[in-house]
RNA sequence: GCCAGCGUAGCUCAGUGGUAGAGCAACACUUUUGUAAAGUGAAGGUCGUGAGUUCGAAUCUCACCGCUGGCC
Numbered sequence: 001g002c003c004a005g006c007g008u009a010g011c012u013c014a015g016u017g018g019u020a021g022a023g024c025a026a027c028a029c030u031u032u033u034g035u036a037a038a039g040u041g042a043a044g045g046u047c048g049u050g051a052g053u054u055c056g057a058a059u060c061u062c063a064c065c066g067c068u069g070g071c072c
Base pairs, nucleotide, nucleotide: 001071002070003069004068005067006066007065010024011023012022013021018055027041028040029039030038048064049063050062051061052060
């Protein structure tokens, strides 16, 4: 330099055009003499950045940024 994949909650990941979710972690509560375990609840997101298409974009298109792999 060329090609491909990935980027979504603190972490691991779903979600392939129509209300952004799960598990774990952290927080509060219940239980316990206390801790752990267990149960319940609430919270946590500019969906990497910018633009385009569309009535509507995490999702489709383009550019850029970062990471990983392959070729030379």
The RNA shown here (transfer RNA) has 72 nucleotides and comes from a Candidatus Yanofskybacteria bacterium. Its mean pLDDT, the model's own confidence on a scale to 100, is 82. It matches the Rfam family "tRNA".